[in-house]
RNA sequence: CUCCGAUAAGAGCAAACCAGGAGUAAUCCUGGGACGCAGAGCCACGGGUCCACCGAACCUUCAAUGCAGGUGGAUAGCCGGGUCGCCGAA
Numbered sequence: 001c002u003c004c005g006a007u008a009a010g011a012g013c014a015a016a017c018c019a020g021g022a023g024u025a026a027u028c029c030u031g032g033g034a035c036g037c038a039g040a041g042c043c044a045c046g047g048g049u050c051c052a053c054c055g056a057a058c059c060u061u062c063a064a065u066g067c068a069g070g071u072g073g074a075u076a077g078c079c080g081g082g083u084c085g086c087c088g089a090a
Base pairs, nucleotide, nucleotide: 004088005087012037013036017032018031019030020029021028022027035077041083042082043081045080046079047078048075049074050073051072052071053070054069059066
């Protein structure tokens, strides 16, 4: 240094839920709170999932209701990838 990751050390983050706020929504922000996390730091590049709008044919439905497809958005605590980074037992 690389792989790797302790019942190590010192720090860090913060799920559900609650309160307030933003948004049509997914979801986000602030405070409280801790389920967990060795990248639970950062980036929507690939896949997934979710939301909104549009939506011809086929299929589907009481109904463009849903599906295919398109556009925009959300999620980095779904997975992969990129990038930067703390510690050092086996």

The prediction has a mean pLDDT of 86. c-di-GMP-I riboswitch aptamer from Desulfuromonas sp., 90 nucleotides, folded computationally. Of the family's consensus pairs, 100% are formed in the model.